Notes: This is a predicted structure of a 1513-nucleotide RNA (small-subunit ribosomal RNA) from an uncultured prokaryote. The coordinates come from a structure-prediction model, not an experiment, and the mean pLDDT is 83. The RNAcentral record of the sequence draws on ENA.
């Protein structure tokens, strides 16, 4: 885009079309083929007339004759073979197209010619008599014809050499003349012949679906001779003879299917289809058969058989809608039991006319196409309502209302067509004729014919009045918001939406698209270059046969001649009409219809052209081949020979081990192994040479010699003369493994046995070991049979190796060198390629031929046939299922990959922790509650810099409800605060008392009461968020602009070589620059200087004290705190690319970042925090809010983390004694003094601080202890006290006395630290009433050891490599088993369908034979006979049926095989990294399973080393 459509929602009108696609299922009812009286005899009716009977007439009845507009059963003629329906069958001369018919027919029609003479016998009907329920039928008598028969004639036809023989017919009806007989004449007929036209029969060329898992088919088959038959050819049929005919250009078989013009689609080529219309064919309930006829083997005819249905009196009959309507059924689905012959057409008829479900109309259905309408213009307060909202507004929206108009369609009224041509009557012209009859033709007048239909169209009337929906709105794809829902409900064409903020579900508002329709479903074509003719591919994506030889076929070098098949040009015929296209015309337009043109790309014939192709012929040598010369080679086959090594046997020497592994064990060995020497046996393989070296078609080929033998190459002339290339089928060869038979067996070694490893180990490792590996003769025919690259030919820049040969130059001769041919490699240009890469050995540019591919899985499976001894090989599907599977490359991440660098990462050291006790945190358990959060590193002395109440979020109990707190509005009161009382655990509740401030006197403020908005929430979501923080990591990285490279993702820069702590710097480089990081700038500290000296300092001067910078004074020093200086690889030496820099040195307080701190790039972890605060959404609202008391967070079989104290002598105890810094202090620090053993108390000088407050301790000196559970250790417990605080019971700290536990240096595993560091000692502070602080944050004192080094562990950076990972290895992923669902294969059988063969039976019927029965026409010599016919009988063929047996194809089936799918099942871990045993291919064996092992092969294997080659210098 389309449709004979269907379904859902909706539906105003008209025109033109279309309408059982399914059950070729079954059919009630009506109609669809009749007509002719001008073929015939009757009958009926009417009129006239006549006779008889009855009767009084009228009349009734019966018979005859005539006439007739007329009706008619039957005989006869024509028609019924057309028209109409359907598409079952048919793969065919059925159809289409073009030919042929000297091989034919043709009723009616046209033309022409000739004729139409004479006779005869019957038979329907009618009548009579029977049978039957009916359908129908039997017998007898009688009758006509355009029915039938005979004779005559014979132009025609047949037979025959000829003569000759045989061979037809029908009349009817008008007119005139006539007494009649008869004559003339018109029309319609009849017979024969010729021709035409039309229609048909038959034959042939070409075209004409799928299937090879259909490869061979055929016996009347193929042909001939002779007959028969037919309208006619012909095996069409028959007898005989011959053995042919068809087939890979697809026979035969199977499946499907009416064919065509055309229709739909498409740019076209094509593809799909074959409704309506038109041409052809076939069929008519199913099967068979003939008759009649011009024509049928006949839709509304006959006979038979069968199925079905109906009637029946049970004896027997009847029927055929795939004609028009209609019914049932089936189905998703398809209409009226309508009107008319008015028109067109058909049949009959002289005609009038009759018939016609053909046809013309109407009806039903939005089924399709086309047209029209549902109103138009104005109209802003941008109304109401709806929706959204940032609350301002926006939008619906000029939309509505409202105002002014119009009148299509529908409605009503009125009038109202065309489609009609003919026909009849009368008159008349002309023709025919003897005629003015008649008939025909034309004209005139009159009459008459319309189903549609009172329709179309026209006039008028009224009123915006009666007339809009469907789908969509995440992307594709035009169109977005809110609410509801919460992986539910649902959506979905593909991708995919939905797990609490859904533009994707449902609803609403809005928007978009189309519109009397809109969507959905189905189907076809397109897009799809996705079967590629136009117009594709095959190294790695699917795809080159394992390799050669070769048949058919396809293709084929140069020149001449011929021919004209292909090819090209012209002409003729045909290519039906309709359709399509163009032009025009008619319906108001359009759809639709009409006219004309073009077209129908085709086929056939004729005449030309001859370049190319073909064919015939004649030449040539460039392709191909032959001969000659020559060298190279693991080419093949056979025979023979050789040495090294392994193993075994024997002998000698010799003694305890050997062997094996990661480590072991099994195994061998004191019966003497291993080792070693000698001798021997036997089999297999051939070290080094050896090389991207050689040979071969491939597989493959490696000791030596001999024989036989194939091929390639080079050189040179000679010869043949296109002999060529490819190659479907075919045929030969074809690694390893395997099979058969016979040998052989040293080593190795599937299976197997044992030992290990392991969770297991049917494996990897080890010890043994059978087939096999070897030979001979066969089979098999596969591999990652790979260059993953078919063969052949030609063309197209180069460089450099190597193997074989020839030539040149040179040389004494060579080598080196140059040229060239054939092989074999690497690098690389153009070009090609998706990229990787290929690149004269093409994957480039061309030609020829073959093979193969068409999404993944199912599956190289099943079935079938073929091959094989088997294993199996080759050929090779479908159902079903998925939306991917795959290639190359990129960036990451990862690796039990590699290189390199760094880090207290290891190592070297020091000290810990893990063991004990206690403190603290966590888990778990417990509980009414033990609130919550943090959970590897990066939670666990964390939030918490301080839980007895409070805190507090938890629990129990008691209470409050505008609330403990904020704002606003309205309201009460002048109340408030405070005080007192009762109750109570308190909160609270209740009662009483009390009577605020300002004022301009209006009121205002504060407060109370009540009510409403609202408050409140440590309720949820850190996976909705902000902010902040942790971590990788103070690691050196992360990026950008421009340029360049690449189709692109991306790359380059940022890589490389050095160097650094550093992407720090230098050099190089298609890069050049820049940013965030690094470093530096900042702070502290180490040296000095300047300035300034109080509360700090005191050298010198002075005073003073028991003593003290105490005082005067001083600024020198220390110190304080501000500003400077200083350090920059600056200098020297060495190394270095003489670059960065590195090593050493000098000077210096300090040296290479001097030490420390602050400082944390892009990002990662959906890391942490909604319980610090903030915040979206959701939730609670007499409670999930608020208050109070008490309890809990402190609970204890246990486990873990972090600390403290120790275990002691480098120690503990006692005594003496020296030296700090940071910092804090007013509800605070608190001195001297006094009391207390002490904690502490009393007291209060001084201090808002360089002024006052506070003992530094370890160290040092002296003494004691003497290695012990101690003079170590201090837990625990008892007692007595102190302090804080409303309050120390749960549940604080401190002191004293007493008690005196574990613990004697800590398993596996593990932590920190590189110098003022570790270790060790004390001091201060925050929080705080007090304290669980042994924690945290700081300060100062004392003050080490060690670092060879980077192999290893861990982490990180960088480069590279592999990858099937990208949620990124905590990844991915394989197979068995179990469960569920689905489709499918096999299968004993069971049930169908189709078809073959054999046999039986055999209806009807044609032919043939017979015909003793029977018989009108003709013949005879006539009671009869003959000819001919008929009944009957027989026979051939044969439908249906039956029996048996094959084949093909379906359905179903116990059981069974694998397959696919499924959210979390089980077992392992096979693959992807070197995937932890590299993987894979073929084959064989084994095993729960992935798999393992043997043999051979491949790289589509990582890594390291070596070799070779290449590139650069």
């Nucleotide at each position: 885009a389309a449709c004979g459509a269907a379904c859902g929602c909706u539906g105003g009108c008209g025109g033109c079309g279309u309408g059982u696609u399914u059950a070729a299922g079954a059919c009630a009812u009506g109609c669809a083929a009749g007509u002719c009286g001008c073929a015939c005899g009757g009958g009926g009716u009417a009129u006239u007339u006549u006779g008889g009977u009855a009767u009084u007439u009228a009349u009734a009845u019966u018979g005859g004759a005539a006439u007739a507009u007329u009706c008619u059963a039957g005989u006869g003629g024509c028609g019924c073979a057309c028209g109409g329906g359907u598409g079952a069958g048919u793969a065919a001369c059925a159809u289409g197209u073009g030919a042929a018919u000297u091989a034919c027919a043709u009723g009616c029609c046209c033309u022409u010619c000739a004729g139409u003479g004479g006779g005869g016998a019957a038979u329907a009907g009618c009548c009579c008599a029977g049978g039957g329920a009916a359908a129908c039928u039997u017998g007898g008598a009688u009758u006509a014809a355009u029915a039938c028969c005979c004779c005559a004639u014979g132009g025609u036809a047949u037979c025959g050499c000829a003569a000759g023989a045989u061979u037809a017919a029908a009349g009817g009806u008008g007119g005139c003349c006539g007494c009649a007989a008869g004559g003339c004449u018109g029309c319609c007929g009849c017979u024969g012949a010729a021709g035409g036209a039309u229609u048909g029969g038959u034959u042939c060329g070409c075209a004409c679906c799928c299937u090879a898992u259909c490869a061979g088919c055929u016996u009347g088959u193929u042909g001939g001779c002779g007959g028969g038959g037919u309208a006619a050819u012909g095996g069409c049929c028959c007898a005989c003879c011959a053995a042919g005919g068809c087939u890979a250009c697809g026979a035969c078989g199977g499946g499907u299917a009416c064919c065509u013009g055309g229709u739909c689609u498409g740019a076209g080529a094509g593809g799909a289809c074959g409704a309506u219309c038109a041409g052809g064919c076939a069929c008519a309930c199913u099967g068979g058969a003939a008759c009649u006829g011009a024509g049928a083997c006949a839709c509304g005819g006959u006979c038979c058989a069968g199925a079905c249905a109906c009637c029946u009196a049970c004896g027997g009959g009847u029927g055929g809608c795939a004609g028009c309507a209609g019914u049932c059924g089936a189905g998703a689905a398809u209409a009226a039991u309508u009107c008319a012959c008015a028109a067109u057409g058909g049949g009959g008829g002289c005609a009038a006319c009759c018939c016609u479900g053909a046809u013309g109309g109407u009806g039903c259905a939005a089924c399709g196409c086309c047209g029209c309408g549902u109103g138009g213009a104005g109209g802003a307060u941008g109304a109401c309502g709806g929706u959204c909202u940032u609350c301002g507004g926006a939008u619906u929206g000029u939309a509505a209302a409202c105002u002014c108009c119009u009148g299509u369609c529908a409605u009503c009224u009125g009038g109202g067509a065309g489609u009609a041509a003919g026909c009849c009557u009368u008159g008349u012209u002309c023709g025919u004729u003897a005629a003015u009859a008649g008939c025909g033709u034309g004209c005139a007048a009159g009459g008459u014919u319309g189903a549609u239909a009172g329709u179309a169209g026209c006039c008028g009337a009224a009123g915006a009045g009666g007339a809009a929906g469907g789908g969509a709105c995440g992307g594709c794809u035009a169109a977005c918001u809110u609410c509801g829902u919460g992986c539910c409900a649902g959506c979905a064409g593909c991708c995919g939406c939905g797990g609490u903020a859904a533009u994707a579900c449902g609803a609403a508002g809005g928007u978009c698209c189309c519109a009397a329709g809109c969507g959905u479903u189905g189907u076809u074509c397109g897009g799809a270059a996705u079967u590629a003719c136009u117009g594709g591919g095959c190294g790695u994506a699917a795809a080159g046969c394992g390799u050669g030889c070769g048949u058919a076929g396809g293709c084929g070098g140069c020149g001449g001649g011929g021919u004209a098949a292909g090819u090209c040009a012209g002409a003729u015929g045909u290519g039906a009409a309709a359709u399509c296209c163009c032009g025009g015309g008619g319906c108001u337009c359009a759809a639709c219809c009409c006219c004309g043109g073009a077209a129908c790309u085709g086929c056939a014939u004729c005449c030309g052209a001859u370049a190319c192709u073909g064919c015939c012929u004649u030449g040539c040598u460039a392709g191909a081949g032959u001969a000659a010369u020559g060298g190279a080679g693991g080419g093949g086959c056979a025979u023979c020979u050789g040495g090294a090594a392994u193993u075994c046997a024997c002998g000698g020497u010799g003694u305890a081990g050997c062997a094996g592994u990661g480590a072991a064990a099994u195994g061998c060995g004191u019966a003497g192994a291993u080792a070693u020497c000698g001798u021997g046996a036997g089999g297999a393989a051939c070290a080094c040479u050896a090389g991207u070296g050689g040979c071969g078609a491939a597989g493959g080929c490696g000791a030596g010699a001999u024989g036989c033998u194939g091929g390639a190459c080079a050189u040179u002339u000679a010869c043949u003369g296109a002999c060529g290339c490819u190659g479907a089928g075919g045929u030969a060869c074809g690694a390893a493994g395997g099979c058969u038979a016979g040998g052989g067996u040293a080593g190795c070694g599937a299976a197997c046995g044992g030992g290990a490893u392991u969770a297991g180990a049917u494996a990897c490792c080890c010890c043994g070991g059978u087939a096999g590996u070897c030979c001979u003769a066969g089979c098999a025919g596969u591999a990652a049979a790979c260059g993953g690259u078919g063969c052949u030919c030609g063309c197209u820049u180069g460089g450099u190796g190597u193997g074989g040969g020839a030539g040149g130059a040179u040389u004494c001769g060579a080598c080196c060198c140059c040229u060239u041919c054939c092989g074999u490699g690497c690098c690389g240009g153009a070009g090609c390629u998706a990229a990787c890469g290929c690149g004269u050995u093409a994957a480039g540019c061309g030609a020829g031929c073959c093979g193969c591919c068409u999404g993944g899985g199912g599956a190289g499976u099943a079935c079938g046939g073929c091959c094989g001894c088997a294993a199996g090989a080759a050929u090779g599907a479908a159902a079903c299922u998925c939306a991917a599977a795959g290639g190359a490359a990129u960036u990451g991440a990862c690796g039990g990959g590699g290189g390199u660098c760094c880090g207290c990462a290891c190592a070297a050291g020091c000290g810990g922790a893990g063991g004990a006790g206690c403190a603290u945190g966590u888990g778990g358990c417990u509980u009414a509650a033990u609130u919550c959060g943090a959970u590897g590193c990066a939670a666990c002395g964390c939030g918490a810099a301080g839980a007895a109440c409070c805190u507090u979020a938890c629990c129990a109990a008691g209470g409050c409800u505008u609330g403990a707190c904020a704002u606003g509005u309205a309201u009460u009161g002048c109340u408030a605060a405070g005080c007192a009382c009762g109750u109570g655990a308190a909160a609270g509740c209740g009662u009483g008392u009390g009577a605020c401030c300002c004022u301009u006197c209006g009121g205002g403020g504060a407060c109370c009461u009540u009510a409403c908005a609202c408050a409140g929430g440590u309720g949820c979501u850190g996976c909705a968020u902000g902010g902040c923080c942790g971590u990788c990591g103070u690691c050196a990285g992360c990026u950008c602009g421009u340029g360049u490279c690449g189709u692109g993702a991306g790359a380059u820069g940022u890589u490389u070589g050095g160097u650094u702590a550093a992407g720090u710097c230098c050099a190089g480089c298609a890069a050049c620059g820049a940013g965030c990081g690094c470093a530096a700038c900042c702070c502290c500290u180490g040296u000095g200087a300047a300035u300034a000296g109080u509360u700090g300092c005191c050298a010198g001067c002075a005073c003073g004290u028991a003593a003290u910078g105490g005082u005067g004074g001083g600024g020198a020093c220390u110190c304080u705190a501000u500003u400077c200086a200083g350090a920059c690889u600056g200098c020297c030496c060495a190394g270095g690319u003489c670059a960065a820099c590195u090593g050493g040195g000098a000077g210096g307080a300090a040296g290479g970042u001097g030490g420390g701190g602050a400082u944390g790039a892009c990002g990662u972890c959906a890391g942490g925090u909604c319980a610090g605060u903030a915040u979206g959404g959701c939730c609670c609202u007499u409670a999930c809010g608020c208050c109070u008391u008490g309890g809990g967070c402190u609970g204890c079989a246990c486990a873990c983390g972090u600390a403290c104290u120790a275990c002691a002598a480098u120690g503990c105890c006692c005594a003496g004694u020296a030296c700090a810094a940071u910092g804090a202090g007013a509800a605070c620090c608190g001195a001297u003094a006094c009391c207390g053993c002490g904690a502490g108390g009393u007291g209060g000088a001084g201090g808002a601080a360089a002024u006052c407050u506070g003992c530094a301790a370890a160290a040092c000196u002296g003494g004691g202890c003497c290695c012990a559970g101690u003079u170590c250790g201090g837990a625990u417990u008892g007692g007595a006290g102190g302090c804080u605080g409303c309050a120390a019971c749960u549940c604080g700290c401190c002191u004293c006395c007493a008690u005196g536990a574990a613990g004697u240096u800590g398993g596996a595993a593990u932590c920190g630290c590189u110098a003022g560091u570790a270790a060790u000692g004390g001091c201060a502070c925050a929080u705080c009433a007090g304290c669980u602080a042994c924690g945290g944050u700081g300060c100062c004192g004392u003050g080490a050891a060690u670092a060879c080094g980077u192999u290893c562990c861990c982490g990180g950076g960088u480069c590279u490599u592999g990858u099937a990972c990208a949620c990124a290895c905590c990844g991915c992923c394989c197979g068995u088993c179990a469960c569920a669902u689905c489709a499918u294969g096999g299968a004993a059988g069971c049930c169908g369908g189709u078809c073959g063969c054999a046999c039986c039976c055999g209806a009807a019927g044609u032919g043939c034979c017979u015909g003793c029965g029977u018989u009108a026409a003709c013949c005879c010599g006539c009671a009869g006979g003959g000819a001919g016919g008929c009944a009957g009988g027989g026979u051939c063929c044969u439908a249906a049926g039956g029996u048996g047996u094959a084949a093909c194809u379906g359905g179903u089936a116990a059981c069974u095989g694998g397959g696919a799918u499924g959210a979390a099942g089980u077992c392992g871990u096979a693959a992807c990294a070197a995937g932890g045993u590299a993987g894979c291919c073929g084959u064989a064996g084994g095993g729960g399973a992935a798999c393992c092992u043997g043999c051979g092969g491949c790289u589509g294997g990582a890594u390291c080393a070596c070799c070779u080659c290449c590139u650069u210098u």